A computed fold for a 133-nucleotide RNA from a soil metagenome, annotated as c-di-AMP riboswitch aptamer (ydaO/yuaA leader). The RNAcentral record of the sequence draws on MGnify.
RNA sequence: CGCUGAAUUUCGCGUGAGCGAAAACGGGGAGUCCACUUCAGGGGCGAAGGACAGCUCCUUUUUCUGUGCUGUCCCGGGCAAGACUCCUGCCGCCCGAGCCCGUCAGCUAACCUCGUAAGCGUGUGCAGGAGGA
Numbered sequence: 001c002g003c004u005g006a007a008u009u010u011c012g013c014g015u016g017a018g019c020g021a022a023a024a025c026g027g028g029g030a031g032u033c034c035a036c037u038u039c040a041g042g043g044g045c046g047a048a049g050g051a052c053a054g055c056u057c058c059u060u061u062u063u064c065u066g067u068g069c070u071g072u073c074c075c076g077g078g079c080a081a082g083a084c085u086c087c088u089g090c091c092g093c094c095c096g097a098g099c100c101c102g103u104c105a106g107c108u109a110a111c112c113u114c115g116u117a118a119g120c121g122u123g124u125g126c127a128g129g130a131g132g133a
Base pairs, nucleotide, nucleotide: 001121002120003119004118008023009022010021011020012019013018024116025115026114027113028112029111034106041104042101043100044099045098049074050073051072052071053070054069055068057066075096076095077094078093079092084131085130086129087128088127089126090125091123
C1' cells in the first nucleotide's frame, strides 16, 4: 500500500496496564399469521454444500441410520486493469475449513441481546456498464 473477513472510526476516564460510551457495520433470540420437523436428537456462525458409485468401520446375521477414504458430476466462495466504489461477462489461479450451543430456538412486528477478531502478500489479466471525485 493491499487481500479474506462484520470486525472500523470517534469520544471520555486513567501515570500506565486498561476501563467505559457513541456512531457505523455484522450476528442471535423473540408474537399474530403462515409454514414445517424431530424422537436415528436438533440448531448457530461461515462460501465451506449436494448427488451418484466403490471401498471401509461399528453390528451374531441382514436391513436401516451413521463413520472414514477415493473417484465423477453439480453447486458455492475468493483474487489492486482503472485516482474511488459497485455491477456483468471471459480467461487464469486458489478455497469448499474450522468453531460454537447443549435437548433448545422455523418465519417473525414491537422488544431483548451479542461481536468489533483472526490470518495473510496478489492476476496489480481482458471486454463492457453505472455512480462519484